[in-house]
Notes
A computed fold for a 370-nucleotide RNA from a Bacteroidales bacterium, annotated as Bacterial RNase P class A. Its mean pLDDT, the model's own confidence on a scale to 100, is 75. The model forms 98% of the base pairs in the Rfam consensus. Rfam family: Bacterial RNase P class A. Rfam links the family to the GO terms ribonuclease P activity, tRNA processing and dimeric ribonuclease P complex.
RNA sequence: AAGACAGGCUUUCUUGUCGCUACGGCUCUUUGAGGCCGGAGAGGAAAGUCCGGGCAACACAGGGCAGCAUACUUCCUAACGGGAAGCUAUCCCGCGCAUGCGGGAUAAGAGCAAGUGCCACAGAAAAUUACCGCCCCGCUCGCGGGGUAAGGGUGAAAACGUGAGGUAAGAGCUCACGCCCUGCCAGGGUGACCUGGCAGGGGGGUAAACCUUAUGCGUUGAAAGACCAAAUAUACCGGGAUUUGAGGGUGGCCCGCCCGAGCCCGGAGGGUAGGUCGUUGGAGGGUGGGUGUGAAUCCACUCCCGGAUAAAUGACAGGAGUUCCGCUUUGGCGGGAUUACAGAACCCGGCUUAUAAGCCUGUCUUUUUU
Numbered sequence: 001a002a003g004a005c006a007g008g009c010u011u012u013c014u015u016g017u018c019g020c021u022a023c024g025g026c027u028c029u030u031u032g033a034g035g036c037c038g039g040a041g042a043g044g045a046a047a048g049u050c051c052g053g054g055c056a057a058c059a060c061a062g063g064g065c066a067g068c069a070u071a072c073u074u075c076c077u078a079a080c081g082g083g084a085a086g087c088u089a090u091c092c093c094g095c096g097c098a099u100g101c102g103g104g105a106u107a108a109g110a111g112c113a114a115g116u117g118c119c120a121c122a123g124a125a126a127a128u129u130a131c132c133g134c135c136c137c138g139c140u141c142g143c144g145g146g147g148u149a150a151g152g153g154u155g156a157a158a159a160c161g162u163g164a165g166g167u168a169a170g171a172g173c174u175c176a177c178g179c180c181c182u183g184c185c186a187g188g189g190u191g192a193c194c195u196g197g198c199a200g201g202g203g204g205g206u207a208a209a210c211c212u213u214a215u216g217c218g219u220u221g222a223a224a225g226a227c228c229a230a231a232u233a234u235a236c237c238g239g240g241a242u243u244u245g246a247g248g249g250u251g252g253c254c255c256g257c258c259c260g261a262g263c264c265c266g267g268a269g270g271g272u273a274g275g276u277c278g279u280u281g282g283a284g285g286g287u288g289g290g291u292g293u294g295a296a297u298c299c300a301c302u303c304c305c306g307g308a309u310a311a312a313u314g315a316c317a318g319g320a321g322u323u324c325c326g327c328u329u330u331g332g333c334g335g336g337a338u339u340a341c342a343g344a345a346c347c348c349g350g351c352u353u354a355u356a357a358g359c360c361u362g363u364c365u366u367u368u369u370u
Base pairs, nucleotide, nucleotide: 001366002365003364004363005362006361007360008359009358010357012320013319014318015317016316017315018314020041021040023038024037025036026035027034043341047352048351050350051349052348053347054346055221056220057219058218062255063254064253065252067217068216069215070214071213072086073085074084075083076082087109088107089106090105091104092103093102094101095100110212111211115210116209117206118205119204131152132151133148134147135146136145137144138143139142160178161177162176163175164174165173179202180201181200182199183198184197185196186195187194188193225277226276227275228274234268236267237266238265239264240263247259248258249257250256284303285302286301287300288299289298290297291296321338322337323336324335325334326333327332
């Protein structure tokens, strides 16, 4: 310098003409979606409907069982299965001798020492094994019996590693130094943990395997809900029930509890389908300053930025910005592009997915120079 991958940020400004929508104001002999003026008018994901809330309605009486979610520590937040910073493990890279220091990536990061499973093939054997080998004894010289797990082979993984002693040959059998696990003590840290010492012990992996442990879990969703106007018919039929309780409610089921009587369920039939609120002033935006490693938070000033209801928010032209190509006297000139994914319909904070162009950070590869 180029490329690839991963993560993150931005998603341009402005003028004019015409057009659309709601709101505010003015106006009309015409009351008509009339005319005029004003400022405003779709995203980083508005998507998915996966989490958490605000708001609204119902419930609020709990107990048991099942189900679902989360799972290292501290902090942030209204809250979260979210975010920030750290710790641990594994892997990669770099450095000035380096058992240290630094950077990066991944982790669905509680528990296999509660239990039950699984680890293909190969291999003797995947947990308590003996194929080759080693040692001892017998013997018909090639077999039989016994011992062994240090050496070899198979495998992703083979009974903690290295060395010494010891042994018939060997083995934590013994010792030294290490590794891992458990417990205790001292120091450091808010903590997860780190450092050191002592004692005991020594097959792995797997829990997005079954499972165990801990914590948590009202429901529904703006077509939620509330109100107004208008109109009407229940005079019918069937079943149940009338306090010894039909039916309904309580995230699923059971128990319990609550509501419940000219009641409940179903059939047949009739009326209406029009309007208002919810509906956007907020866990809100901008500027400046302070605190904090950071996520964030505090203070001051300032601004109002869709509210539609079959659903508006656009088209054209120019300039700037950004970017690409060519030329160049490096002052600049000319030409092109502005494309992708995509469109509010209760609101907000996250997550996930889609994506042109540009920028930033990290890792890897290649090349060049010093």